[in-house]
C1' cells in the first nucleotide's frame, strides 16, 4: 500500500427487507426472605432538562440518500486478521 471483519448503556451481546434503539446476560441500586450475610425472588437500571407529568438527545466521527438510517452511500479515526 491493497483486501476482509468489527466499533451499539459500566461490561459482554442482540436488533439488517430501512419502520418501538438497547432484547438477553453480567455488574450496580432498592425491596422481600435471613439473627446477619450469601443464595433465591421482585422491581429499577444511557445522558440532559424539568418539582412532577413529561420533553429532547443518544449506535466510532463528519456528511449524504430517504417521509424515516444501528441498517444504504462517501470520507475519515480506531481495533483485529490476511496478502505484498
Nucleotide at each position: 500500500g491493497c483486501c476482509c471483519g468489527g466499533g451499539u448503556g459500566g461490561c459482554g451481546a442482540a436488533a439488517u427487507u430501512g419502520g418501538c434503539a438497547g432484547a438477553c446476560g453480567c455488574a450496580g441500586c432498592a425491596g422481600a426472605c435471613u439473627u446477619a450475610a450469601g443464595a433465591u425472588c421482585u422491581g429499577c437500571c444511557g445522558c440532559u432538562c424539568g418539582c412532577a407529568a413529561g420533553a429532547g438527545c443518544g449506535u466510532g466521527u463528519c456528511g449524504g440518500u430517504u417521509c424515516g438510517a444501528c441498517c444504504c452511500c462517501g470520507a475519515c479515526c480506531c481495533c483485529g486478521g490476511g496478502c505484498a